[in-house]
Context: one part of a larger RNA
């Protein structure tokens, strides 16, 4: 020096990204407990007292006297407390070996498929699985306790439905066309025409599903306006006019895990506050089962704020073990 531990004046978080680490609280019995609140909780809330010994009494908790120290749960185990806020309802899952979380899950909501040889998966097939389950069941998606609620928009895409017309595949169907050559012709020759037959080509017609097409469907994938101008200060716009649109964001919520300007303004707390907190709305780009709000308990969760405590630090000091080192 490093490492594990102990003590410290006087101050107490001034440290530092952060009270990170330490510190501190504590067992038992007794008293006492606040908002809030889904009426269970909250709560061990908070705070406060009491703890040995000896003698008397007592069955025991305990009572009463008495003693001795700074100090009596004292070897050890053994809550720090309160306030407000995000996230997630909760108990629970996770990244074996950098991430335990706000990520999964989850009870409940929804939508959708599915009549049973289900429907879905696996398998090439037999066959298995759903299941010796039967719609109060099974599979899929999606959202996430509960309370209060979940607005418009079907044009696009997907989906279900529907079936009259357009389009339209193998197939069917053969109008007709080509090749060949018996035969006729011509001169027995070049060449011409050519029947069946045999390839071969192929018109109209007729013909599914699909898409075109009609309609539903958004707790389906999604989307939910511009601009001008108006009240007798002013400013501001309840009205008003005029393009777009499928439809122009309702309720709530809002500088927000979403605000760029931005340390927005104002209020709070601090002598001082880019962070917390209550508000405002001008939401660059909130917003309602990619759910919207709002919540009591809950949370080795994230923020901010007080008490308490202290070597975290002003600001370092002394001590114990064990290494470093030096000789063996």
């Nucleotide at each position: 020096c490093u490492c594990u531990c102990g003590c410290u004046a006087a101050g107490g978080a001034a440290c530092u990204c952060u009270g990170c680490a330490a510190a501190a609280u504590a067992g038992c019995c007794c008293c006492g407990u606040a908002a809030c609140u889904u009426c269970g909780g909250g709560a061990g809330a908070a705070g406060g007292g009491g703890u040995g010994c000896c003698u008397g009494c007592g069955a025991a908790a305990g009572c009463a006297g008495g003693u001795c120290g700074c100090a009596g749960u004292a070897a050890a185990g053994a809550g720090g407390c309160u306030c407000a806020g995000g996230c997630g309802a909760c108990u629970g899952u996770u990244u074996a070996c950098c991430a335990a979380a706000a990520a999964c899950a989850c009870a409940a909501g929804a939508c959708u498929c599915u009549g049973c040889a289900a429907a879905c998966u696996c398998g090439u097939a037999a066959g298995a699985g759903g299941a010796g389950g039967u719609a109060u069941a099974g599979g899929g998606u999606c959202u996430g306790a509960a309370a209060c609620c979940u607005g418009c928009c079907c044009a696009g895409u997907g989906c279900c439905g529907g079936a009259a017309g357009g389009u339209c595949a193998a197939g069917a169907g053969g109008a007709g066309g080509u090749g060949u050559u018996a035969g006729c012709u011509g001169a027995u020759g070049a060449g011409g025409c050519g029947a069946a037959g045999c390839a071969u080509c192929g018109a109209a017609u007729c013909u599914a599903a699909g898409c075109c097409c009609c309609g539903g469907u958004a707790a389906a994938c999604g989307g939910c306006g511009g601009c001008c101008g108006u009240a007798a200060c002013u400013a501001u716009a309840a009205c008003g006019g005029u393009c777009c649109u499928a439809a122009g964001g309702u309720a709530g919520c809002g500088a927000a895990a979403u605000u760029c300007c931005u340390u927005g303004u104002c209020g709070g707390g601090u002598a001082a506050g880019u962070u917390c907190c209550g508000a405002c709305c001008c939401g660059c780009a909130u917003g309602a089962a990619u759910g919207g709000u709002c919540c009591a308990a809950c949370g080795a969760u994230c923020u901010g704020a007080g008490c308490g405590c202290u070597g975290u630090c002003u600001c370092a000091g002394c001590g114990a073990g064990a290494g470093g080192c030096u000789c063996g």

Predicted 3D model of a 328-nucleotide part of an RNA (large-subunit ribosomal RNA, domain IV) from Thermospira aquatica.
Its mean pLDDT, the model's own confidence on a scale to 100, is 85.
The RNAcentral record of the full RNA draws on ENA.